[in-house]
Background: c-di-GMP-I riboswitch aptamer from a marine sediment metagenome, 85 nucleotides, folded computationally. It matches the Rfam family "c-di-GMP-I riboswitch aptamer". For this family Rfam cites "Identification of 22 candidate structured RNAs in bacteria using the CMfinder comparative genomics pipeline" (Weinberg et al., Nucleic Acids Res, 2007). Of the family's consensus pairs, 95% are formed in the model. The RNAcentral record of the sequence draws on MGnify.
RNA sequence: AAACGGCAAGCCGCCGGAAACGGCGUGACGCAAAGCCACCGGCCUAAAGCUUGAGGCUUCAAGUCAAGGCAGCGGAGUUACCGAA
Numbered sequence: 001a002a003a004c005g006g007c008a009a010g011c012c013g014c015c016g017g018a019a020a021c022g023g024c025g026u027g028a029c030g031c032a033a034a035g036c037c038a039c040c041g042g043c044c045u046a047a048a049g050c051u052u053g054a055g056g057c058u059u060c061a062a063g064u065c066a067a068g069g070c071a072g073c074g075g076a077g078u079u080a081c082c083g084a085a
Stems, first nucleotide, its partner, number of pairs: 006031002012025005029072001035078002039075003042070003049064006
């Protein structure tokens, strides 16, 4: 290189979740680790908590915060199929 094969973005539906997002179905935008893993950087969300303000009796708004997420953002770690000349 080629082959056997693998995964599955977005839309839509159902379910879970405060959300981000996830699961299943459908479906292929792409992927040679688009297998696994939040350790590092990054990004997303902000329910609870905290702060402030309003309201006035536990309500609303703003700010902040990951213990919630993203492995299909990059790096590290880890496991693995095929492999001609």